[in-house]
């Protein structure tokens, strides 16, 4: 220098190809409650995310373009 793939809660993960709202999935974590003599376990409730910008569209996590970051391959 060229190419491929990836980026989603504090951590991990599904959804993306093939766009459909409102409250974006699940596990873990955290907070509160129930239960217990207490703790643990269990159950209930709640909090928390689409890397950044632009475009297309009635509507974008999803499609397009640019940027940033990461992994790998070629030279």
């Nucleotide at each position: 220098g060229g190419g491929a793939c990836c980026g989603u809660a504090g951590g991990g993960u599904a959804g993306c190809c093939a766009g459909g709202a409102u409250u974006a999935u699940c596990c873990u974590u955290c907070a509160g409650g129930c239960u217990u003599u207490g703790g643990g376990a269990g159950c209930c409730u709640g909090a928390g995310a689409c890397c950044c910008g632009a475009g297309u569209u009635c509507g974008a996590a999803u499609c397009u373009c640019g940027g940033c970051g990461g992994u790998c391959c070629c030279a």
Record summary
Transfer RNA from an archaeon, 75 nucleotides, folded computationally. The prediction has a mean pLDDT of 80. Rfam family: tRNA. Rfam describes the family as follows. Transfer RNA (tRNA) molecules are approximately 80 nucleotides in length.